A computed fold for a 107-nucleotide RNA from Nocardioides piscis, annotated as Glycine riboswitch aptamer. Its mean pLDDT, the model's own confidence on a scale to 100, is 75. The RNAcentral record of the sequence draws on Rfam.
[in-house]
RNA sequence: CGAUCCCGCGCGGGAGAGUCGACGGUGCGUUCACCCGUGGUCGCAUGCGUUGCGCCGAAGGGGCAAUCCUCCCGGAACCUCUCAGGCACCAGAACCGCGUGGAGCAG
Numbered sequence: 001c002g003a004u005c006c007c008g009c010g011c012g013g014g015a016g017a018g019u020c021g022a023c024g025g026u027g028c029g030u031u032c033a034c035c036c037g038u039g040g041u042c043g044c045a046u047g048c049g050u051u052g053c054g055c056c057g058a059a060g061g062g063g064c065a066a067u068c069c070u071c072c073c074g075g076a077a078c079c080u081c082u083c084a085g086g087c088a089c090c091a092g093a094a095c096c097g098c099g100u101g102g103a104g105c106a107g
Stems, first nucleotide, its partner, number of pairs: 001107001006102008018053001020052005025046005031040004054087003060083001061081003067075002
């Protein structure tokens, strides 16, 4: 110096599944009551809170395993489980490509 590999950063691409329901809060409108400023009913909206059921898997996490290994220890999935996460948009997203920084065996 140092390919492959490993870690990080930037850019681009990147799937799936209810924009479900209920209750409450807030705002607007409507109507009624009355102590004229409050309360009740109904409707709509809500990047708000809680909760129920259903569903998805590609953050993370767990399990088995084709298999890797000096075949021991150990590692290992886009398989599987859904604890977490997610189910309009946004965000996130395994993985892939390009660029870049670091570590660095073989050489």